[in-house]
Transfer RNA from Polysphondylium violaceum, 73 nucleotides, folded computationally.
RNA sequence: GGCCAUUUAGUAUAGUGGUUAUUAUGUCUGUCUUGUAAACAGAGGGUCCAGAGUUCGAAUCUCUGAAUGGCCA
Numbered sequence: 001g002g003c004c005a006u007u008u009a010g011u012a013u014a015g016u017g018g019u020u021a022u023u024a025u026g027u028c029u030g031u032c033u034u035g036u037a038a039a040c041a042g043a044g045g046g047u048c049c050a051g052a053g054u055u056c057g058a059a060u061c062u063c064u065g066a067a068u069g070g071c072c073a
Stems, first nucleotide, its partner, number of pairs: 001072007010025003018056001027043005049065005
């Protein structure tokens, strides 16, 4: 320098262009316990990497850029 993949909650992830974006784990609260853990119940946490475009409507499609990883030279 060229090509490819990935980017979504603290962490790890699902998500055919259409209702309030999914699940697990962690966090907080409650029940239980002498107490902790476990178990059960509940709550909070995301402006979907950034910008622009297409569309009635974009996490999803297109373009540009950024970060990370891989391959080639």
It matches the Rfam family "tRNA". By type it is a transfer RNA. The prediction has a mean pLDDT of 82.